[in-house]
RNA sequence: GCGCCUAUAGCUUAGUGGUAAAGCCGCCGUCUUAUACACGGCUGUCGGGGGUCCGAUUCCCUCUAGGCGCA
Repeated sequence: GCGCCUAUAGCUUAGUGGUAAAGCCGCCGUCUUAUACACGGCUGUCGGGGGUCCGAUUCCCUCUAGGCGCA
């Protein structure tokens, strides 16, 4: 220098155009003399910018960050 992949909650990951989701973590409650376990509930999220579309996490462009390969 060229090509490819990834970016979603504090962490690990689903979600291929129509309501953003699960587990763990955190908080509250039940239970217990108390703690833990268990059970129930709650909070919290699409890397930045732009475009297409009635509608974008999803498609396109660009930037940023990380990874892989070739030279």
The RNA shown here (transfer RNA) has 71 nucleotides and comes from Candidatus Taylorbacteria bacterium RIFCSPHIGHO2_02_FULL_44_36.
RNAcentral holds the sequence, with entries from ENA.
Taxonomically the source falls in Candidatus Tayloriibacteriota (Bacteria, Bacteria candidate phyla).
Rfam family: tRNA. The family's RNA type in Rfam is transfer RNA.